[in-house]
C1' cells in the first nucleotide's frame, strides 16, 4: 500500500435475521462460631456512523483499533 481475521458486562467466550446468554469474577441474603465451599437473587455488555428490514450482534456501505501474511521506500 494490498489480502486476510478480530472488536459483546471486569475478564474469557457464546447467540439460525427473531427473549443478549454461558463460565469465572462482583453485590446481597442464606449455610456456617469465622471465612472458604455450597445455594439463591440482582447489577453489568453487543466499537463508531448511516442503510436494508416488520424486526439486525448477525445482512450491507463508510469509519476507528488491534493481529497476522504479503509488497514499497529509506
Nucleotide at each position: 500500500u494490498g489480502g486476510g481475521g478480530a472488536u459483546u458486562g471486569g475478564u474469557g467466550c457464546a447467540a439460525c435475521g427473531g427473549c443478549a446468554g454461558c463460565a469465572c469474577g462482583c453485590u446481597a441474603c442464606g449455610c456456617u462460631c469465622u471465612g472458604g465451599a455450597c445455594g439463591u437473587a440482582g447489577a453489568a455488555a453487543u466499537c463508531g456512523g448511516g442503510g436494508u428490514u416488520c424486526g439486525a450482534a448477525u445482512c450491507c456501505c463508510u469509519g476507528a483499533u488491534c493481529c497476522c501474511c504479503a509488497g514499497c521506500c529509506a
Notes: The prediction has a mean pLDDT of 82. This is a predicted structure of a 74-nucleotide RNA (transfer RNA) from a Chloroflexota bacterium. It matches the Rfam family "tRNA". Rfam's curators write: Transfer RNA (tRNA) molecules are approximately 80 nucleotides in length. It is annotated as a transfer RNA.